Predicted 3D model of a 692-nucleotide part of an RNA (large-subunit ribosomal RNA, domain II) from Candidatus Kaiserbacteria bacterium RIFOXYD1_FULL_47_14. The source organism's lineage runs through Bacteria, Bacteria candidate phyla and Candidatus Kaiseribacteriota. Its mean pLDDT, the model's own confidence on a scale to 100, is 81. Rfam family: Bacterial large subunit ribosomal RNA. Rfam links the family to the GO terms structural constituent of ribosome and ribosome. It was read from a public genome assembly.

Context: one part of a larger RNA
RNA sequence: GCCGGCGAGUGUGUGUAUCUUGCGCAGCUAAGCCCUUACGGGGCGGAGCUUUAGGGAAACCGAGUGUGAAUAGCGCGUCUGUAGGAUACAUACGACCCGAAGCCAGAUGAGCUUGCCAUGAGCAGGGUGAAGUUUGUCGAAAGACAAAUGGAGGCCCGAACCCGUAGGUCGUACAACGCCUUGGGAUGACUUGUGGUAAGGAGUGAAAAGCUAAUCGAAUCUGGGAAUAGCUGGUUCUCUCCGAAACAGCUUUUGGGCUGGCGUUGCCAUAUCGCGUGCGUGGGGGUAGAGCACUGGAAGGGACCAACAGGGAGAAAUCUCGUGGUUCCUAUCAAACUCCGAAUACCAUGCACUCGGGCAGCAGUUAGAAGGUGGGGGCGAAGCUCCAUCGAUCGAGAGGGGAAGAGCCCAGAUCGCCAAUUAAGGCCCCAAAAUCGACGCUCAGUACAUCACAAGGAAGUGAGGACUCAUAGACAGUGAGGAUGUUGGCUUAGAAGCAGCCACCAUUCAAAGAAAGCGUAACAGCUCACUCAUCGAGAGUCCUUGCGCCGAAGAUGAUCGGGGUUAAGCGUCGUGCCGAAAUUGCGGGUUUAAUCCGUAUUUAUAUAGAUUAAGCGGUAGGAGAGCGUUCUGUUCGCGAUGAAGCUUAAGGGGUAACCCAUGGUGGAGCGUACAGAAGUGAGAAUGCCGGU
Numbered sequence: 001g002c003c004g005g006c007g008a009g010u011g012u013g014u015g016u017a018u019c020u021u022g023c024g025c026a027g028c029u030a031a032g033c034c035c036u037u038a039c040g041g042g043g044c045g046g047a048g049c050u051u052u053a054g055g056g057a058a059a060c061c062g063a064g065u066g067u068g069a070a071u072a073g074c075g076c077g078u079c080u081g082u083a084g085g086a087u088a089c090a091u092a093c094g095a096c097c098c099g100a101a102g103c104c105a106g107a108u109g110a111g112c113u114u115g116c117c118a119u120g121a122g123c124a125g126g127g128u129g130a131a132g133u134u135u136g137u138c139g140a141a142a143g144a145c146a147a148a149u150g151g152a153g154g155c156c157c158g159a160a161c162c163c164g165u166a167g168g169u170c171g172u173a174c175a176a177c178g179c180c181u182u183g184g185g186a187u188g189a190c191u192u193g194u195g196g197u198a199a200g201g202a203g204u205g206a207a208a209a210g211c212u213a214a215u216c217g218a219a220u221c222u223g224g225g226a227a228u229a230g231c232u233g234g235u236u237c238u239c240u241c242c243g244a245a246a247c248a249g250c251u252u253u254u255g256g257g258c259u260g261g262c263g264u265u266g267c268c269a270u271a272u273c274g275c276g277u278g279c280g281u282g283g284g285g286g287u288a289g290a291g292c293a294c295u296g297g298a299a300g301g302g303a304c305c306a307a308c309a310g311g312g313a314g315a316a317a318u319c320u321c322g323u324g325g326u327u328c329c330u331a332u333c334a335a336a337c338u339c340c341g342a343a344u345a346c347c348a349u350g351c352a353c354u355c356g357g358g359c360a361g362c363a364g365u366u367a368g369a370a371g372g373u374g375g376g377g378g379c380g381a382a383g384c385u386c387c388a389u390c391g392a393u394c395g396a397g398a399g400g401g402g403a404a405g406a407g408c409c410c411a412g413a414u415c416g417c418c419a420a421u422u423a424a425g426g427c428c429c430c431a432a433a434a435u436c437g438a439c440g441c442u443c444a445g446u447a448c449a450u451c452a453c454a455a456g457g458a459a460g461u462g463a464g465g466a467c468u469c470a471u472a473g474a475c476a477g478u479g480a481g482g483a484u485g486u487u488g489g490c491u492u493a494g495a496a497g498c499a500g501c502c503a504c505c506a507u508u509c510a511a512a513g514a515a516a517g518c519g520u521a522a523c524a525g526c527u528c529a530c531u532c533a534u535c536g537a538g539a540g541u542c543c544u545u546g547c548g549c550c551g552a553a554g555a556u557g558a559u560c561g562g563g564g565u566u567a568a569g570c571g572u573c574g575u576g577c578c579g580a581a582a583u584u585g586c587g588g589g590u591u592u593a594a595u596c597c598g599u600a601u602u603u604a605u606a607u608a609g610a611u612u613a614a615g616c617g618g619u620a621g622g623a624g625a626g627c628g629u630u631c632u633g634u635u636c637g638c639g640a641u642g643a644a645g646c647u648u649a650a651g652g653g654g655u656a657a658c659c660c661a662u663g664g665u666g667g668a669g670c671g672u673a674c675a676g677a678a679g680u681g682a683g684a685a686u687g688c689c690g691g692u
Base pairs, nucleotide, nucleotide: 001692002691003690004689005688006687011093012092013091014090015089016088017087018086019085020084021083022082023081026050027049028048032044033043034042035041054061055060064076065075066074067073096234097233099231103224104223105222106221107220108219114198115197116196117195118194119193120192121191122190123188125157126156127155128153132149133148134147135146136145137144138143161185162184163183166181167180168179169178200216202212203211204210237626238625239624240623241622242621247260248259249258250257251256261365262364263362264361265360266359267358268357273356274355276353277352278351279350280349281348282347283346289340290338291337295334296333297332299330300329301328302327303326304325305324306323310321311320312319313318368394369393371390372389373388374387375386376385377384399410400409401408414588415587416586417585419584420583421582425578426577427576428563429562430561434575436574437573438572439571440570441569447565448564456550457549460547461546462545463544464543465542466541467540468539469538477534478533479532480531481530483507484506485505488502489501490500513528516527517526518525589616590615591614592613593612594611595610596609598607599606600605601604627681629678630677631676632675633674634673636671637670638669645665646664647663651660652659653658
């Protein structure tokens, strides 16, 4: 892990509600006692309880009363039930089950370990050489020096012994701390045997909160004890009807509660009262927008004033740039600006339509989420956060689409059908349906739903517009000319169209600048403007716009879902088709309502059948109806010609829980019907026990 068994809303008392039974010209007995066929029996017992009147703190009054000055208003009242049973919930108890860390009491522990006491034991070998002593020398002496002797030491090296520094190994181990190598102490504050002694808020501690029996920031065992757990986990059969919330207020409150809101069930009502919608009428507003009339912000210009902050020019006067303020014009900005001012929303009211309302029982919810819209915070970031709002979605909603997918789009699944029509979305292949039709665009695989794009750049290409030139010949190309006064004047070493300054005329011409470039030291030289010829029909510039191009760099292998596509891309139209649990068709079930028709009675309900209509997604949750297990009572049955149990996955029945039959096995009990009572249903609890 799997299989099997066990495993969680129970019991008593009290209260409330509903159902039910008895009695009601109220109801019930409690303790106790008596009888008895001993039972789930009968009888006494009215003590007491509830009820028949309430209000008030009370005096007290009374269908009223309290408050109050009040005859007002307001609060509470103006209803006959009671006892038992069942169900639901609450409450006190372990109170649905399992689960703490802990707290307290009494015991048990120092055979482990810590300290201490008593009494014993152990420490190979080697080294160093303190004091003291002796001898010698010196000295007056104290003494000094030298040699020898001597053998001190929490001395040195290093076994046993004690320890455990570093690394390795082991790490379902040899071992709940070992093993190997290395290392520290090794005559000492050393190590060790035996006996004893000190303990749980206590001991002991060269102090680490260490150790006190693999247990220590308070040991272990038993008890209080089923401690408590606003926390986590688990909580066992079926079907039917309805079906939430994640909000508000309060809370030592924020992952918990209480009340309200929202759900459900029962009962009672049904008015023109309330909600909603539509239409109409009457309202207030200061949002969106807009505006600059106020309050402020901010740009340009004009005029005026002030003192010249400051700078410049000038000898100065003064001029000029500028500074501060006021005002005017132009163009503007604002959540905390408004001369203005919507749409919605809201309030009141009239009409119409639909729906409801009240009381009582039982809840659950009070961690919400993405999306659209309006906003605050943030960076006009977030699958971010906080509000408001939504006719909605998920939650609690399946189906189709979106490649895939809680919250997007379509659409709300009662069951069956190898029937039909559609929605969103699609129709080349994967893959159902157009290689459909018309007209365009794109050549970048741009693109093929979104998420991937900017400033900027470009004779990409389509459409529209404006202007200019053009058969009196444009634009481009080609051929030719492009001259003369003149090397214009000045400047300059030089300056000749082309360093620079001034001027920029005139002539001849078809045309030709005192020159738009290149070039030279200066000239020269090559082009251009301009003109002619050739050619023969459009050329050029600008604006708006469609689709494309560059700009365009990322981390494991790429891609539009893929293949692939020049349309199977993009734009505008059109006609078909496909496509869902939607809608329709046929058949069945069930709920509610109405109608019809039976049955039963206590005449108002229950129930069988039929028809019609509207429904039948569903978590928490409310309500209803059932299946199955064990036992009890009554009843009717089965069984050695074979009970239960097990098995026979394939027979039959039921909407389901389930039920029945047949064969085998088994070998002694079992079932139906109607009631009753529960140790009553297992897949989960790191559940418990057993097996494997």